[in-house]
Molecule: Lysine riboswitch aptamer
Organism: Bifidobacterium aemilianum
RNA sequence: AGUCACAGAAGAGGUUGCUGGAGCUAUCAGUAGCUGGGCGGAGAUGCGGCGGCAUCGGUGAAGGCCAGUCAAAGGAGCUUUGGCCGAAAUGACCAGGUCCUGCCGGGGUUGGUUGUUGGGUCCGGAUUCAACAAAUCCGGAACUGUCGCAGGGGUUCCUGCGGAGCGCUAUGGACGGU
Numbered sequence: 001a002g003u004c005a006c007a008g009a010a011g012a013g014g015u016u017g018c019u020g021g022a023g024c025u026a027u028c029a030g031u032a033g034c035u036g037g038g039c040g041g042a043g044a045u046g047c048g049g050c051g052g053c054a055u056c057g058g059u060g061a062a063g064g065c066c067a068g069u070c071a072a073a074g075g076a077g078c079u080u081u082g083g084c085c086g087a088a089a090u091g092a093c094c095a096g097g098u099c100c101u102g103c104c105g106g107g108g109u110u111g112g113u114u115g116u117u118g119g120g121u122c123c124g125g126a127u128u129c130a131a132c133a134a135a136u137c138c139g140g141a142a143c144u145g146u147c148g149c150a151g152g153g154g155u156u157c158c159u160g161c162g163g164a165g166c167g168c169u170a171u172g173g174a175c176g177g178u
Stems, first nucleotide, its partner, number of pairs: 002178003008171001010169002014085001017084009033069005039063001043056004047105006088117009098107002118144002121141008146163007
């Protein structure tokens, strides 16, 4: 002096990177609900099943018809603002608490552990959903960023193949190896 390995800490991928809040708009939907009328004639509701409990019901339940009135949430687009670059998403398991209650199941939520995914777009299928929107998963296509290898090239860069974020770039302290 170079290099290897190892803290800390700073950055880049994209202008559709990821995600939270607020506002507006459309959809949800002339739907649910409520009220009235008539048909019907004994059950109905509280996530599903079986029990329990509570409430309603011949002063007419469920169901569907007509008329009037008429939402909301979730999801989506736009604007604005905040936090960030395993940002975040998702699978499995564990724990807490929730949907009246016991058991079984299911939904949703908080936290932890662990696995997968570099990123967005498009196409096909499945699930969820009011939805052909959107989300997630599986498969595929090109694009893009990064590194490795090979070739071209004076450099910036180009072509082909391949890998993964536990990555890449730059900086860099001490001990140590070479």